[in-house]
Context: one part of a larger RNA
């Protein structure tokens, strides 16, 4: 110095666990906030750094209900208290609830200062006091008073602005795409919705949401790729109100006309107003509706309660085991309990429960509202105008300017009123099919940040979330941001009284335990390190 073997150390695989995370259904909620939120900062305890909780009434207060034997959170441990006169614990309703944050008196370098002690600013109503060009007035500005907004928040859901990587094997039209960001706003859903649609010689009858349709039918440097619609088959289904004609009444105004309110009136076999007839119900009264508002039977949430049936041998540190003989079951779901429990325990089927708040499909009530006559005739009035449509210029439609319709914006122009207008993929003609320029709408349908339930050929500590564990911490960055590592003694602390050695650390013995599993603690691979005993040299 090499090899072998053999206990040992180290070291944290592996295997088993699981307190924590993915993923999905189902069901609830879908907001919170100037009555101070979200989300901090500082307090608060008998001893109290942290963490949770609470907020100067501060490890808590009052009330009403469950609960029933212990409690003073995590968290021992001394002290001290409370409590069947029912305590701790749960729910349900209330007080409290410093500072800062939209932060709002006013300033600021957040959790501070400042002083006249203040809802700051914006908007809406009322209102004082004033007040322009411009004389009266107006418009502006002011005082006082009341409301409402302001900021957070995971998707969803409407709107406005709006890329670039990419792909086309370059690339520039085109894709990527109205995507990502951003910015407005709104609801629990949001949008859209009651035909100026859709078809085709038959008919249909408001949206939206899905299956097909159909990768069609078409767009496309006919490249790459881009991509429907109507029928039909389902899911829910629900319709309504203005505007103008004309009528009163009111006010203004010299005409004859406007303004406000009330009536009228609301549709495409055109309706309606006007006129005339019927029938009397037009105002009363009858009938019907609600999607408005109140109650409210009932159910439901927020605490619970009641709730079956087993012992003995044997083995073990310990019965749920294994043998015997049983019993429950509308309960053999599941955890637990010293091994593997249907009958030991918590709990499951099952029935059962609310003083107090709170929601609600259904049903009903009751108020409030709406809404409803029939028929004829005339051709006099009216049916949404800087509107439709034209032209130029662009979105947007599956469609890239095309034969390019429909829709939407700017420029510019510009119509009719039922013998009217618009669609039916340039246009004309015919036929058919609808009534634009006004406004409302539940349901089918997106989402899921939070509550509960349950499930799983999901993980199992290098996984599963970044985070099983005081993690969005420590720690790095001026900073925007980046971003870890880290579970397991045992059943039970029974954590090791007491002697040695040692300055400690450690150890040796003595106890505990089934085992030392000894806290650097369950299994304890390999890499690695020394030793020790054989070979070899």
């Nucleotide at each position: 110095a090499g090899c072998u073997u053999u206990g040992g150390g180290u070291g944290g695989a592996u295997a088993c666990c699981u307190a924590g995370g993915c993923a999905u259904u189902c069901a609830g909620a879908a907001g919170c906030g100037a009555u101070g939120a979200a989300g901090g900062g500082c307090g608060u305890g008998g001893u109290u750094a942290c963490c949770g909780a609470c907020g100067a009434a501060a490890c808590a207060c009052u009330u009403c209900g469950g609960g029933g034997a212990g409690u003073u959170g995590g968290a021992a441990a001394c002290a001290a208290a409370c409590u069947u006169u029912g305590a701790u614990c749960c729910g349900g309703a209330g007080a409290u609830u410093c500072c800062c944050g939209a932060a709002u008196g006013a300033g600021g370098a957040a959790a501070c200062u400042c002083u006249u002690u203040a809802u700051a600013c914006u908007u809406c109503u009322u209102u004082u006091u004033u007040g322009a060009a411009u004389a009266u007035a107006u418009a502006g500005a002011u005082u006082a008073a009341g409301a409402a907004g302001g900021g957070c928040g995971a998707a969803c859901c409407c709107g406005g602005u709006g890329a670039a990587c990419u792909g086309a094997a370059a690339c520039a039209u085109c894709u990527a795409a109205g995507u990502a960001a951003c910015c407005g706003g709104a609801g629990g859903a949001a949008a859209a919705g009651a035909a100026a649609g859709c078809a085709a010689u038959a008919g249909c009858g408001a949206u939206u949401c899905u299956c097909u349709u159909a990768g069609u039918a078409g767009c496309g440097g006919c490249g790459a790729g881009c991509g429907a619609a109507a029928c039909g088959g389902g899911a829910a289904c629900a319709g309504u109100c203005u505007a103008a004609a004309c009528u009163a009444a009111a006010c203004a105004a010299a005409a004859u006309u406007g303004u406000u309110u009330a009536g009228g009136g609301u549709u495409g076999c055109g309706g309606g107003a006007g006129a005339g007839g019927c029938u009397u119900a037009u105002u009363u009264a009858a009938g019907a509706a609600u999607a408005c508002u109140u109650u409210g039977a009932u159910u439901g949430u927020u605490a619970g309660a009641u709730g079956a049936a087993g012992c003995g041998u044997u083995u073990g540190g310990a019965a749920u085991a294994a043998c015997g003989c049983g019993c429950c079951a509308u309960a053999g779901a599941a955890a637990g309990u010293g091994a593997u429990a249907g009958c030991c325990u918590u709990g499951u089927a099952a029935u059962u429960g609310a003083a107090a708040a709170c929601a609600a499909a259904u049903a009903a009530a009751a108020g409030a509202u709406u809404c409803u006559g029939c028929c004829u005739u005339u051709a006099u009035c009216c049916c949404a105008a800087g509107u439709a449509g034209g032209a130029g210029g662009g979105g947007a439609u599956a469609a890239g300017u095309g034969a390019a319709a429909a829709c939407c914006c700017c420029u510019u122009u510009g119509a009719a009123u039922c013998u009217a207008c618009g669609a039916g993929g340039a246009c004309c003609a015919c036929c058919u099919c609808g009534u634009a320029a006004g406004a409302c709408u539940a349901a089918a349908u997106a989402u899921u940040a939070c509550u509960g339930a349950a499930u799983g050929a999901c993980c199992g500590a290098u996984a599963g979330u970044g985070a099983a564990c005081c993690a969005g911490u420590a720690c790095c960055g001026u900073g925007a941001g980046g971003g870890a590592a880290a579970g397991g003694u045992g059943a039970a602390a029974a954590g090791a009284a007491c002697c040695c050695c040692g300055g400690g650390a450690g150890g040796g013995g003595a106890g505990u335990g089934a085992a030392a599993a000894g806290a650097a603690c369950a299994u304890g691979a390999a890499a690695c390190c020394a030793a020790a005993a054989g070979c070899u040299u």
Background:
This is a predicted structure of a 537-nucleotide part of an RNA (large-subunit ribosomal RNA, domain I) from Exanthemachrysis gayraliae. The prediction has a mean pLDDT of 83. Rfam family: Bacterial large subunit ribosomal RNA. Rfam links the family to the GO terms ribosome and structural constituent of ribosome. RNAcentral holds the full RNA, with entries from ENA.